RNA sequence: GCCACAGUAGCUCAGCGGGAGAGCAUCCGGCUGAAGACCGGAGGGUCGGCGGUUCAAAUCCGCCCUGUGGCA
Repeated sequence: GCCACAGUAGCUCAGCGGGAGAGCAUCCGGCUGAAGACCGGAGGGUCGGCGGUUCAAAUCCGCCCUGUGGCA
């Protein structure tokens, strides 16, 4: 230098054009003599950045950034 994959909540990840979600963690409540486990609930997101397509983009296209792997 070229190619591929990945980037979404604190962490691990799902979602592949129209509602942003799950598990764990945190907090609150229930249960318990108390704690853990278990049950219920809440908070937490500029969907890596900029542009483009579209009525509508996390999702499609281009460039860039970061990480991983491969080729040279």
Overview: Predicted 3D model of a 72-nucleotide RNA (transfer RNA) from a Candidatus Anstonellales archaeon. RNAcentral holds the sequence, with entries from ENA. The source organism's lineage runs through Archaea, Nanobdellati, Microcaldota, Candidatus Micrarchaeia and Candidatus Anstonellales. Its Rfam family is "tRNA". About the family: Transfer RNA (tRNA) molecules are approximately 80 nucleotides in length.